Source information
The prediction has a mean pLDDT of 80. Transfer RNA from a Paludibacteraceae bacterium, 82 nucleotides, folded computationally. It was read from a public genome assembly.
RNA sequence: GUCGGUAUGAUGGAAUAGGCAGACAUGAUGGUCUCAAAAACCAUUGGAGAAAUCCGUGCGAGUUCAAAUCUCGCUACCGACA
Numbered sequence: 001g002u003c004g005g006u007a008u009g010a011u012g013g014a015a016u017a018g019g020c021a022g023a024c025a026u027g028a029u030g031g032u033c034u035c036a037a038a039a040a041c042c043a044u045u046g047g048a049g050a051a052a053u054c055c056g057u058g059c060g061a062g063u064u065c066a067a068a069u070c071u072c073g074c075u076a077c078c079g080a081c082a
Stems, first nucleotide, its partner, number of pairs: 001081007010026003019065001027045006046055003058074005
């Protein structure tokens, strides 16, 4: 240099022939239980806001009524070839 792959909450990781983003698990916080703890069970767990609502899938654009998903450019990492 050419080609291919990957990038999603605190973490792992789902959702792909465009249609509720974050299922499920781990962790965290609160609670139940216990003399107390552990285990177990229940609830909550992206950001802003009093709320309505708005924003959020590496970054920036585009297409579309609608994009994590399609198109273009860029960045980082992994791999193959030269």